[in-house]
Molecule: small-subunit ribosomal RNA
Organism: uncultured Spirochaetaceae bacterium
RNA sequence: AGAGUUUGAUCAUGGCUCAGAACGAACGCUGGCGGCGCGUCUUAAGCAUGCAAGUCGAGCGGCAAGGAGGAGCAAUCCUCCCUAGAGCGGCGGACUGGUGAGUAACACGUGGGUGAUCUACCUAUAGGUUGGGGAUAGCCAUUGGAAAUAGUGGGUAAUACCGAAUGUGGUUGCGGGGUUUUGAUCCUGCAAAGAAAGGAGCUACGGCUCCGCCUGUAGAUGAGCCCGCGUCCCAUUAGCUAGUUGGGGGCGUAACGGACCACCAAGGCGAUGAUGGGUAGCCGGCCUGAGAGGGUGAACGGCCACACUGGGACUGAGAUACGGCCCAGACUCCUACGGGAGGCAGCAGCUAAGAAUAUUCCGCAAUGGACGAAAGUCUGACGGAGCGACGCCGCGUGGAUGAGGAAGGCCGAAAGGUUGUAAAGUCCUUUUGUCGAUGAAGAAUAAGCGGUGGAGGGAAUGCCAUCGUGAUGACGUUAGUCGGCGAAUAAGCCCCGGCUAAUUACGUGCCAGCAGCCGCGGUAACACGUAAGGGGCAAGCGUUGUUCGGAAUUAUUGGGCGUAAAGGGCGCGUAGGCGGACCUGCAAGCCCGGCGUGAAAUCCUGGAGCUUAACUCCGGAACUGCGCUGGGAACUGCGGGACUAGAGUCAUGGAGGGGGAGUUGGAAUUCCAGGUGUAGGGGUGAAAUCUGUAGAUAUCUGGAAGAACACCGGUGGCGAAGGCGAACUUCUAGCCAAUGACUGACGCUGAGGCGCGAAAGUGCGGGGAGCAAACAGGAUUAGAUACCCUGGUAGUCCGCACAGUAAACGAUGCACACUAGGUGUUGGGUCGAGCGACUCGGUGCCGAAGCUAACGUGAUAAGUGUGCCGCCUGGGGAGUAUGCCCGCAAGGGUGAAACUCAAAGGAAUUGACGGGGGCCCGCACAAGCGGUGGAGCAUGUGGUUUAAUUCGAUGGUACGCGAGGAACCUUACCUGGGUUUGACAUCAAGCGGAAUACGCUAGAGAUAUCGUAGCGUAGCAAUACGUCGCUUGACAGGUGCUGCAUGGCUGUCGUCAGCUCGUGCCGUGAGGUGUUGGGUUAAGUCCCGCAACGAGCGCAACCCCUACUGCCGGUUACUAACAGGUAAAGCUGAGGACUCAGGCGGAACUGCCGGUGACAAACCGGAGGAAGGUGGGGAUGACGUCAAGUCAUCAUGGCCCUUAUGUCCAGGGCUACACACGUGCUACAAUGGUCGGUACAAAGCGAAGCGAAGCCGCGAGGCCCUAGCAAAGCGCAAAAAGCCGGCCGUAGUUCGGAUUGAAGUCUGAAACCCGACUUCAUGAAGGUGGAAUCGCUAGUAAUCGCGCAUCAGCACGGCGCGGUGAAUACGUUCCCGGGCCUUGUACACACCGCCCGUCACACCAUCCGAGUUGGAGGUACCCGAAGCCGGUAGUCUAACCUGCAAAGGAGGACGCUGUCGAAGGUACGUCUAGUAAGGAGGGUGAAGUCGUAACAAGGUAACC
Repeated sequence: AGAGUUUGAUCAUGGCUCAGAACGAACGCUGGCGGCGCGUCUUAAGCAUGCAAGUCGAGCGGCAAGGAGGAGCAAUCCUCCCUAGAGCGGCGGACUGGUGAGUAACACGUGGGUGAUCUACCUAUAGGUUGGGGAUAGCCAUUGGAAAUAGUGGGUAAUACCGAAUGUGGUUGCGGGGUUUUGAUCCUGCAAAGAAAGGAGCUACGGCUCCGCCUGUAGAUGAGCCCGCGUCCCAUUAGCUAGUUGGGGGCGUAACGGACCACCAAGGCGAUGAUGGGUAGCCGGCCUGAGAGGGUGAACGGCCACACUGGGACUGAGAUACGGCCCAGACUCCUACGGGAGGCAGCAGCUAAGAAUAUUCCGCAAUGGACGAAAGUCUGACGGAGCGACGCCGCGUGGAUGAGGAAGGCCGAAAGGUUGUAAAGUCCUUUUGUCGAUGAAGAAUAAGCGGUGGAGGGAAUGCCAUCGUGAUGACGUUAGUCGGCGAAUAAGCCCCGGCUAAUUACGUGCCAGCAGCCGCGGUAACACGUAAGGGGCAAGCGUUGUUCGGAAUUAUUGGGCGUAAAGGGCGCGUAGGCGGACCUGCAAGCCCGGCGUGAAAUCCUGGAGCUUAACUCCGGAACUGCGCUGGGAACUGCGGGACUAGAGUCAUGGAGGGGGAGUUGGAAUUCCAGGUGUAGGGGUGAAAUCUGUAGAUAUCUGGAAGAACACCGGUGGCGAAGGCGAACUUCUAGCCAAUGACUGACGCUGAGGCGCGAAAGUGCGGGGAGCAAACAGGAUUAGAUACCCUGGUAGUCCGCACAGUAAACGAUGCACACUAGGUGUUGGGUCGAGCGACUCGGUGCCGAAGCUAACGUGAUAAGUGUGCCGCCUGGGGAGUAUGCCCGCAAGGGUGAAACUCAAAGGAAUUGACGGGGGCCCGCACAAGCGGUGGAGCAUGUGGUUUAAUUCGAUGGUACGCGAGGAACCUUACCUGGGUUUGACAUCAAGCGGAAUACGCUAGAGAUAUCGUAGCGUAGCAAUACGUCGCUUGACAGGUGCUGCAUGGCUGUCGUCAGCUCGUGCCGUGAGGUGUUGGGUUAAGUCCCGCAACGAGCGCAACCCCUACUGCCGGUUACUAACAGGUAAAGCUGAGGACUCAGGCGGAACUGCCGGUGACAAACCGGAGGAAGGUGGGGAUGACGUCAAGUCAUCAUGGCCCUUAUGUCCAGGGCUACACACGUGCUACAAUGGUCGGUACAAAGCGAAGCGAAGCCGCGAGGCCCUAGCAAAGCGCAAAAAGCCGGCCGUAGUUCGGAUUGAAGUCUGAAACCCGACUUCAUGAAGGUGGAAUCGCUAGUAAUCGCGCAUCAGCACGGCGCGGUGAAUACGUUCCCGGGCCUUGUACACACCGCCCGUCACACCAUCCGAGUUGGAGGUACCCGAAGCCGGUAGUCUAACCUGCAAAGGAGGACGCUGUCGAAGGUACGUCUAGUAAGGAGGGUGAAGUCGUAACAAGGUAACC
């Protein structure tokens, strides 16, 4: 510090996800040790048991038991000593400890105030401590009660209680004075009220000392109250408030105060967020982060609040009191049923809850606390131990050596690789472990003892300071140290597709499963599971959850808003924010210094202590803050003065569909009346509905009505926007220019607010010509609730009122300033004769810099800045639900969540596509000729059938295709019969034999038995080699599967003209340019132009055939001349002329001429030429597409079979047959058929061959004696159509030949299934073929025959060959296919694309909902506990007063009563949660239904 993920690819936007750190964690697997920490985050749910706050006998009375003594016979009694327990009294139980429910508050933090206060114990200081009284617990006796406990009588003490005295000082009241800031403080006068307690020690008995007590003052500490500032979310909470705000007077308090009370006034709070709701203890800190921030508030520390829930006071210095009291409530327990008891959010522990959190431990040794004079007692605070890998830190599980790189595992065809120096082995060490021994520190000191010094005093006990000595250890079998033993006791977890470090094999086969995101898995899974190997971390490792980070993804630092989400529809203007230039003052902001505070701990840093670290300690820094104070005055602010550049006012002129009202006009339309006139009109793609002989349409005249204003008219004008268009009049607003004068910052923006605001819509009243939702009819259509047509109502128009929205758009808020130009136009001004120039205001286009993701924008900014407002934060759900506001309604404004997805979206790029456009080509159409589709047959396919009808090919690009030839074989299929190292290959071992040929027998054959013949090469032989058979083992074999694992080959687009590269340039990039453009071509062919210049694969050419020709040589070919010769014939000699065949050449290049063109390329015409513009034909097939075809040509990975899915044999099948399709043949006839005669080819083939002649047969063919020929030699071989002549005469025929019968021929081992051919006989359908569809542009179509491959035989097919030999092409509108350019796109599996909505099904969350059940808070009323306060005087009454007493008084207690008052009750409405018949839409879900809305002109442009 970034990365993955939207796309075919790109850039940007944007969300989701990951890598980091952290945790009071939990879960899974695993687990050696130690140190230091931490440990109910959930129900402030409920709790058994034990402990957690007591102490003081030096405050008091007193004392069981026990001991001693005495008395008594004894029971027992008395005295003394001693103390437990209880009591009175004092101090402490307000600290410590726990928890976070409540609390949004002066609760907390921070800084102040208290002149408005209190403070026990402690310290310092001043003074005092005199003298009396009456009770009461305990105790004794007794009563009620189960108990808790309550009561009566008697008697007793105090440092308990109460008077009296004294009053330094303090307090209060009335005065005076000083300082000062309100009740502060100092001095002073008068008056009033108000104190106390003793105990211990010593004593010289006088007193002294110590601890207490009382009154003050001061301090310290702690606390109360008040204030400034800071402190969460919701505005779908906007108004709240009656003690409310204030006043003077009271009450009350330690103290101020509506804190409380009566009276008076009517205030107080709130958009700077009151009130209400939700949530929450706050902070130091902690986590994260570069920081700013964000999250958090466990442990430690400070503050607050609470103590079963609610209320209340008492005591006290302090509480409204966790382990006190009273009342109410819920719950639990006891009960004798009458009544009682209780409060773990103390430490342990239990139950329940939960994913989840510990011992009913030890000790007061240390630290701290309470009490005490002290010893000491108490202390679940605390110190320790235990449990838990919960966290942090440290250590270990060994070290060295060790290659035959062992064995085993895994991978590999093998070689080998890897695990791996890893192991074993050898040497060594002993942290840890175990056994034993030893052994710190935590302990300081107290009492006491001893010493020294000091104050004081007459002295001593005593007091103060100090030195020495001096008891005490829970942990603890401590830490540590030493010794013995022995590598001994100690490694796992996660991951290995990318992000992200680390890969192979097997298994599985969209299954099982994985997954943080993208995504893996459908037979070769680096992604699942396992193994091996590897990577990471390590006593842990992963997962889950949560927080921050990455995320600049809420943007202060540090984002945006034309099209990605986002500018308010527009204006006026309030609050607020911001504000020109000069002088001066102030000092709030601001800057500098000082002081106080910012607790400690934490963090950072320097050091120190535990072996190190974690941890702990010491010092520093820091704590960015707040307050006080001194200074400064640039900037902001505030006050004063002055200015004119901003803003405005007046005067002069100007343009304009700016707005309102009134008046007027013509054209058109419809209607009405009349005239002329006659059969249609109207409408459409075509029609029909409609209209017209009752007279339409058309035309003329007259009239009526309403609405809109042609031409001018213009990216022209005006307005803030919406919007505004005939003319004239009138009222009115704004704007512009120039000049002068005036005001003197009066300005900009603008949350709320107010106003304006198209169309449609609403209400009331008018109006209604045309147009026209709804509606009706006619068409279209599969349907057509649409598009088209004929009608037609609201509405459109006017007035008044509402509504308040639009793609209200420049998708661009307003204002100001600055920043190259060019060119139009509009309104002014200046200069100018004019052309024109300059300037101000508007409105357009192009464009520089800049900006921008790009597109684009560019002085009318989307540039550079300033100010203010509005708005955005992934898509869907949804502008929906709900609440509130507005509206008559329709609806509008504001405006969520659950759930769901990993995208949605922008710009641009390359393709592909379009019922987009342009240009161009092709037998693509058109123009022609001939076919197919109908018939019969042949052949292939589908289907069906079958034991099998083997398999493959399936739109074009399968179907006379693989197959260039299935009777057996082929053959892969079926049935049956055999066989198992095999029909075939290699190797090894063993045995036997040459190989082989022939024969017999069994059998369908394969095969088996037997017999005969035969006996390889080398070597004398053994033996070796070769070969055959058998046995055994490796292995063979498979036309078994996968063409979607592959190679190779092939089809197709397409012989279409395209496809690319290097360098350069352009672009952020995908990519573009080049290759586009202007011409031209069959062609990316060539030329020109051009940020391109070149190049490659294609095109063309080079190759072959063919057409002309030269040369050379020429027999088997040829024959002109010469010679011979025949019945005839190149037959012979001969020739090298010709033809022909062969070889090597030539020839054609737009070369020449004319024209067109741009002076080019090229095109048109012409000449010459055998051939003319690639002469004709062939071979040749770019980058690629179709997961096209082929595992059955071959090859091949993987899988499968192995007495079978291999192999051999016989027979059958591939030849089936209701049908359907493709491709052909033959025909339907006279341009023909038939008979006879007669002519002319080319290219091939031939030895298991072609086979002449001859003879036989009607013929296929045969016969053999055979000729010739390995072939320019001989043969196949007859070419046929054609030509000549005859017959047939339009007929199912002398057309046509299917089918069938009979007889044959040939091949072959064999023609039954299942060959071809021949002869005779038979003589079917068929009379030119519906929709549709195919081929062909010249030696072509059509037509005619010939040959060849395969092959024993079998050809209507295929491949070739020649003969005869046409017609037509205006042309490119249309169909099909293709090329180039361009355009649109929501397509990229690319239009056979994408995609919308209803319906049906399943699941999920939500909304509404008659109701119903809880909770919270509110108002009103009822009841009213405890208790405080007030009243009262019923009962009782020790201290004080009067009194001799009795009694009375003062006061008090109880009782009664009033206000307030918790819980409870009633009623009402509010908020919220649960549940709900039913209803609604939404989301999601491989293969459901209906249509086709959108994306292309999406087939009616789309959208608001």